[in-house]
RNA sequence: CCAGGGGGCCGGGCAGCCGCGUUGCCAGUAAUGGUGCCGAGGAAAGUCCGGGCUCCACGAAACAAGGGUGGCGGGUAACGCCCGCCGGCUUCCUUCGGGAAGUCAGGGAAAGUGCCACAGAGAGUAUACCGCCGGAUCGACGUUCUUCGGGACGAAGACACGGUAAGGGUGAAAGGGUGCGGUAAGAGCGCACCGCGCGGUUGGUAACAACCGCGGCAUGGUAAACCCCACCCGGAGCAAGACCGAAUAGGGGCGGCGCGCCAAGCGGAAACGCAAGGCAGGUGUGUUUUGCACUUGAUCGCCCGGGUUGGUUGCUUGAGCGGCCUGGUAACAGGUCGCCUAGAUGAAUGGCUGCCAUCGCGGAUACGGUCCCGAAUGGGAUACCGUCUGUGAUACAGAACCCGGCUUACAGGCUCCCUGGCACU
Numbered sequence: 001c002c003a004g005g006g007g008g009c010c011g012g013g014c015a016g017c018c019g020c021g022u023u024g025c026c027a028g029u030a031a032u033g034g035u036g037c038c039g040a041g042g043a044a045a046g047u048c049c050g051g052g053c054u055c056c057a058c059g060a061a062a063c064a065a066g067g068g069u070g071g072c073g074g075g076u077a078a079c080g081c082c083c084g085c086c087g088g089c090u091u092c093c094u095u096c097g098g099g100a101a102g103u104c105a106g107g108g109a110a111a112g113u114g115c116c117a118c119a120g121a122g123a124g125u126a127u128a129c130c131g132c133c134g135g136a137u138c139g140a141c142g143u144u145c146u147u148c149g150g151g152a153c154g155a156a157g158a159c160a161c162g163g164u165a166a167g168g169g170u171g172a173a174a175g176g177g178u179g180c181g182g183u184a185a186g187a188g189c190g191c192a193c194c195g196c197g198c199g200g201u202u203g204g205u206a207a208c209a210a211c212c213g214c215g216g217c218a219u220g221g222u223a224a225a226c227c228c229c230a231c232c233c234g235g236a237g238c239a240a241g242a243c244c245g246a247a248u249a250g251g252g253g254c255g256g257c258g259c260g261c262c263a264a265g266c267g268g269a270a271a272c273g274c275a276a277g278g279c280a281g282g283u284g285u286g287u288u289u290u291g292c293a294c295u296u297g298a299u300c301g302c303c304c305g306g307g308u309u310g311g312u313u314g315c316u317u318g319a320g321c322g323g324c325c326u327g328g329u330a331a332c333a334g335g336u337c338g339c340c341u342a343g344a345u346g347a348a349u350g351g352c353u354g355c356c357a358u359c360g361c362g363g364a365u366a367c368g369g370u371c372c373c374g375a376a377u378g379g380g381a382u383a384c385c386g387u388c389u390g391u392g393a394u395a396c397a398g399a400a401c402c403c404g405g406c407u408u409a410c411a412g413g414c415u416c417c418c419u420g421g422c423a424c425u
Stems, first nucleotide, its partner, number of pairs: 001421010012356007020039002023036005041396001045407002048405005053237004058291006066233005071085005086106001087104007107228002112226002114222003129168002131164004137158002141154005176194006195217001196215008241313004251304006257297001260279003265274003280296005320339008357394008367386003370381004
């Protein structure tokens, strides 16, 4: 410098005039005025995850239902996120040892069930369509002999039987792969290597990797099908919630279930009434156990109807941001110093002008860079870059309780790294 790829940051700037919002100060009885600071994002979007916070559910344990995640280890408040590592697949490169990037819904098919259409002979207790081989029978045809009756040899082909699963076909996929030997032809039939199963050694926290030994070894695929295994999980949400003010109807109807027992004591002439407490039952919970609370109209379900729609708060100091140091491969963690950067409520942060910046298109120019010649001064070429100038454009896109992620959108600019190649040193 070129090609391929991966990441980070910015995403308009300055000035003037006018105009907005919160808030501090000053003036003012107040309305309001003056002045200072601050005033949308990297995604504010999607609402896909995780939480903080608020309220509800009476709590605990076990189980069930439902939902989520899925290689290993680490980070985090937590996660389905991030980091590192392992493995598979794809693309590119390669000095052929491997390397870089991307991607993976990456546990289990030997617990069970289901599915694999069509094509094909056959799709999981599978299988012979074409083909190859074998001997028997028939055999066009050819050569040769002949005593002309026929004989001998070869032979395309046909039929049935037997062997075969190497070759070909069908298919997304056909019962390990490549090679050698062997066979009538073939086949792990045998052998070598790879693959697979079992066992072991070494390294590693582990996933896993390398090596060694034994075994001819087939039990296909599919779980983003049901399912099994491991781990995790209350619900609702700022329109949550709290306070103030105001108003109304503590409204009406229907149905289900229930509406017990004992009892110290008290009242009473008695009948009887009240009753602390106890037992049993019921509600609070999908089931069970246990504790607690309430309770014998404690309620459960459905339908009709009335009032409130105002104000204050929640509301921005945070798992916050930045610099440096230490630890760590990293994500991150700790320490230290510094900073405070919107809180609106029909919803503010804008409009105009000028200059600059960036990009696109056009024009001019040989002034500089660049290329060629030459030892050099220099000469020539060229509008590619710089320069001058005209014109147009300036991406995606607006907070509304807050934070950590993921996903999607994005004109243009700056910058870092990895892999390979070329040149120079």